[in-house]
Context: one part of a larger RNA
RNA sequence: CUUUCUCUAAGGCACUCGGCAAAAUAGCCCUAUAACUUCGGGAGAAGGGGUGCCUCCUCAUAAAGGGGGUUACAGUGACUAGGCCAGGGCCACUGUUUACCAAAAACACAGGUCUCCGAAAAGUCACAAGACCAUGUAUUGGGGCUGACACCUACCCAAUGCCGGAAGGUUAAGGAAGUUGGUGACCUGAUGAUAGGGGAGCCAACGACCAAAGCCCCGAUGAACGACGGUCGUAACUAUAAUGGUCCUAAGGUAGUGAAAUUCCUUGUGAGAUAAGUUCUGACCCUCAUGAAAGGUGCAACGAUCUAGGCACUGUCUUGAAGAGAGGCUUC
Numbered sequence: 001c002u003u004u005c006u007c008u009a010a011g012g013c014a015c016u017c018g019g020c021a022a023a024a025u026a027g028c029c030c031u032a033u034a035a036c037u038u039c040g041g042g043a044g045a046a047g048g049g050g051u052g053c054c055u056c057c058u059c060a061u062a063a064a065g066g067g068g069g070u071u072a073c074a075g076u077g078a079c080u081a082g083g084c085c086a087g088g089g090c091c092a093c094u095g096u097u098u099a100c101c102a103a104a105a106a107c108a109c110a111g112g113u114c115u116c117c118g119a120a121a122a123g124u125c126a127c128a129a130g131a132c133c134a135u136g137u138a139u140u141g142g143g144g145c146u147g148a149c150a151c152c153u154a155c156c157c158a159a160u161g162c163c164g165g166a167a168g169g170u171u172a173a174g175g176a177a178g179u180u181g182g183u184g185a186c187c188u189g190a191u192g193a194u195a196g197g198g199g200a201g202c203c204a205a206c207g208a209c210c211a212a213a214g215c216c217c218c219g220a221u222g223a224a225c226g227a228c229g230g231u232c233g234u235a236a237c238u239a240u241a242a243u244g245g246u247c248c249u250a251a252g253g254u255a256g257u258g259a260a261a262u263u264c265c266u267u268g269u270g271a272g273a274u275a276a277g278u279u280c281u282g283a284c285c286c287u288c289a290u291g292a293a294a295g296g297u298g299c300a301a302c303g304a305u306c307u308a309g310g311c312a313c314u315g316u317c318u319u320g321a322a323g324a325g326a327g328g329c330u331u332c
Stems, first nucleotide, its partner, number of pairs: 001327006008320001010318002014316001019313001027051005036041001038148001052070007071075001083311003087307003090303001095107002111146006123132003149298004156226001160224001161221001163219003168216003174210002178206006186197003229247005256290001268284002271281002
């Protein structure tokens, strides 16, 4: 010096991003226990007292209780062995997770709801055979969203999606009356070369017309994807606008919540906590850009969760000091 410990006057978080770390609490018995609450809890709440040994009594030899005595700083004498209180956010809870930087507010969950599926089920894997679902059968199985419980879940179907409809428009392969062209026995040019014409058949191109789903179209649907305005005036102080006009829209954000895990301006403004508080609590509402199952608002219990305060306690600190064990280095 590194590391693991012991002790420390006075103070007691003044340290620090933050009481991180350490200290403190601790067993058992008696007593006494609040708000709140889903009446189960909260609760070991909190707080207070006792605890050794000897002897006597109740007594059953155990345990427990009572009387008396005795002794230490100290009697759960060592070891073992909860710190507590009171706010707020989030998640109801127990559980799960990034093996080796994240344990959480993330995932799951019981519950809710929508949707598909009548069985050779829907859905999934596979080229197929085959298999899962399931040796199951709608109180079953698959998928999506939400996430206990309580109170609730408003408005918009214009767009997109899904579902239903089938009158009209559009529309493929295919079929097809017909039209056109080529070839063509043969005919004309006396014959040859060459040229012109040409029945049936065959080949090719076009083709009126027939022709499904889909799309256009019509309707329904939000716990489907989603969306949920602007502007100008107006009350007998001022200010504000219950109210009126106007434009646009499918409809213009309802109940709630709100400077919030969401608020830029912002350390918003008043109040509380402090001598002093960009954090915290409680309100206000002017919500840049809250809002109702991408759920809204509450909520007892739970939490190695996050955040702010207090008591106790302490070398975290004022501010250092001393000592012990282990390891290293230097010297002898």
Molecule: large-subunit ribosomal RNA, domain IV
Organism: Ziziphus jujuba